[in-house]
RNA sequence: UGCCAAAUUCCCGAUAAGGGAAACGGGGGAUCCAGAUUUGGGUGAAUUGAUCUCGAAAUUAGAGGGAUCAUAGGGAACCUUUUACCGAACCCCACAGCUAACCUCGUAGGCACAGAAG
Numbered sequence: 001u002g003c004c005a006a007a008u009u010c011c012c013g014a015u016a017a018g019g020g021a022a023a024c025g026g027g028g029g030a031u032c033c034a035g036a037u038u039u040g041g042g043u044g045a046a047u048u049g050a051u052c053u054c055g056a057a058a059u060u061a062g063a064g065g066g067a068u069c070a071u072a073g074g075g076a077a078c079c080u081u082u083u084a085c086c087g088a089a090c091c092c093c094a095c096a097g098c099u100a101a102c103c104u105c106g107u108a109g110g111c112a113c114a115g116a117a118g
Base pairs, nucleotide, nucleotide: 001112002111003110004109008022009021010020011019012018023107024106025105026104027103028102033097040092041091042090043089048070049069050068051067052066053065054064073086074085079118080117081116082115
């Protein structure tokens, strides 16, 4: 100077701890509508496979784990093509569809790999 993401700004306080407001974002939550129950659900682009391997006291199976290669999908004004990159992590705990009023929570962290042609 820019980027991913909701994750920014302002006020009080002593410059701290702490508190509040706006803004942005998430969850819960009627009628109506929709829909079944095996557990399931949420944030997020981060889903879905193949191969190899480990695998429950025993047998056949096999929950689940690991590695590699792919893949739905993803991001710099917008569209197409192409190249490179990402394709995670965590939370709830038996429970949640949509959902007005209402209730409630968050404002972290990380990065310069994206470039090129039309």
c-di-AMP riboswitch aptamer (ydaO/yuaA leader) from a soil metagenome, 118 nucleotides, folded computationally. The prediction has a mean pLDDT of 80. Of the family's consensus pairs, 92% are formed in the model. It matches the Rfam family "c-di-AMP riboswitch aptamer (ydaO/yuaA leader)". From the family's description: This family represents a conserved RNA structure found upstream of the ydaO and yuaA genes in Bacillus subtilis and related genes in other bacteria.